Model confidence (mean pLDDT): 81 of 100. Predicted 3D model of a 74-nucleotide RNA (transfer RNA) from a Patescibacteria group bacterium. It was read from a public genome assembly.
[in-house]
RNA sequence: GGGGACGUAGCUCCAACCGGUAGAGCAGGGGACUCCAAAUCCCCAGGUUGCAGGUUCGAAUCCUGCCGUCCCCG
Numbered sequence: 001g002g003g004g005a006c007g008u009a010g011c012u013c014c015a016a017c018c019g020g021u022a023g024a025g026c027a028g029g030g031g032a033c034u035c036c037a038a039a040u041c042c043c044c045a046g047g048u049u050g051c052a053g054g055u056u057c058g059a060a061u062c063c064u065g066c067c068g069u070c071c072c073c074g
Stems, first nucleotide, its partner, number of pairs: 001073007010026004020057001028044005050066005
């Protein structure tokens, strides 16, 4: 230099039918239970979907460029 895969909550990952309300578990906060705690149960909060554009009524999803990580070729 060329090609490919991936990037979604603090962490690990879903999001099918090829575009239509962004979710789960763990972690965190509050509560119930208990003599106290653990375990269990209930509730809550947490996201510019790597960044910037484009297409579209509508984009995590499609297109373009860039950034990062990994792999292959030279």